Context: one part of a larger RNA
RNA sequence: CGUUAGAAAUUUGAGGGGAGCUGACAUUAGUACGAGAGGACCGUGUCGGACGCACCUCUAGUGUACCUGUUGUGGCGCCAGCUGCAUCGCAGGGUAGCUAUGUGUGGUUGGGAUAAGCACUGAAAGCAUAUAAGUGCGAAGCCCACCUCAAGAUGAGAUUUCUCUUAAGGGUCGUUCAAGAUGAGGACGUUGAUAGGCUAUAGGUGUAAAGGCAGUAAUGUCACAGCCGAGUAGUACUAAUUACCCGUGGAUU
Numbered sequence: 001c002g003u004u005a006g007a008a009a010u011u012u013g014a015g016g017g018g019a020g021c022u023g024a025c026a027u028u029a030g031u032a033c034g035a036g037a038g039g040a041c042c043g044u045g046u047c048g049g050a051c052g053c054a055c056c057u058c059u060a061g062u063g064u065a066c067c068u069g070u071u072g073u074g075g076c077g078c079c080a081g082c083u084g085c086a087u088c089g090c091a092g093g094g095u096a097g098c099u100a101u102g103u104g105u106g107g108u109u110g111g112g113a114u115a116a117g118c119a120c121u122g123a124a125a126g127c128a129u130a131u132a133a134g135u136g137c138g139a140a141g142c143c144c145a146c147c148u149c150a151a152g153a154u155g156a157g158a159u160u161u162c163u164c165u166u167a168a169g170g171g172u173c174g175u176u177c178a179a180g181a182u183g184a185g186g187a188c189g190u191u192g193a194u195a196g197g198c199u200a201u202a203g204g205u206g207u208a209a210a211g212g213c214a215g216u217a218a219u220g221u222c223a224c225a226g227c228c229g230a231g232u233a234g235u236a237c238u239a240a241u242u243a244c245c246c247g248u249g250g251a252u253u
Base pairs, nucleotide, nucleotide: 001152005163006162007161008160009159010158011157015149016148017147018146021049022048023047024046025045026044027043033038051106052105053104054103055102059100060099061098062097066093067092068091069090070089071086072085073084074083075082076081110144111143112142117137118136119135120134169246170245171244172243173189174188175187176186177185194239195238196237197235198234199233200232201231203228204227205226211222212221213220214219
C1' cells in the first nucleotide's frame, strides 16, 4: 500500500515446513522344520543406542551480582578496622539466568489408493488362463493422520463485537520485561505494584566489628552470627506528570 467505511478479537485452511531411525534380551519354543547338527516365521513383553524438541526439580558447569580466606604493596596519622592496585591479584564456595554431561518427552498406532508380487470369477479359444469386462489382497515408499507456519490464498475467506465522526481505535511519551541488534511483541502508567527503593524471606557464604568472659598467648565463647540475596511476597517512599498527533462520511457516470 492492498484486501472498497474504520476498528478490536477469535478463527477456517489452499499451500508449505518438520518428524519418520534402529539394536539386544526374554517369551512363544528348543516348538514348526530337520536323520542329526542346528533352528525359525507370526505374535507379545522388557531394556537400550543415535537423533529431535522442551526444561532446570535433581546431578554437573559457568556465574568479573555475592560471601569467605589469604600474599605483596599504596592510602585512611598510628594500633585495630577498612580500602585501591596486582589476570576477578590468587584461592575456596555460590543464588538467579544461560547450559549438558542432567531431567522429561517423541518416532507409534490407524485409515485410503497403490508397486513388485499373490489371487477370485472369467471369456476370446466348449478346455485352460489373475485380464480382455469385472473383483480382492499387498510396502520403511505415496495421500491422510502427528507437530508447526499459513488469507499478499490479489481467488486477499469466515464469525462475533464496537464506532457512527474532535468516534471506536491506534501512536508519540514514560516505568519496563522470562520480549529484544533496531523496529516489533508483552505488562503497566496514580481508578497504579511497571521498575527502583524499603520490609520480610527461600537461598548463598560460614560465625562480622566492638565489647565482656576464659586463657601467658595463639585462640575459644557470648553468636545458625554478620554480609549478600538477579528469586518470592508485601509496601506508593521515588519515577511512570501534563499533554500532543493520526484516525473523519463508504464514489461518479
The part of an RNA shown here (large-subunit ribosomal RNA, domain VI) has 253 nucleotides and comes from a Schleiferiaceae bacterium.
Taxonomically the source falls in Schleiferiaceae (Bacteria, Pseudomonadati, Bacteroidota, Flavobacteriia).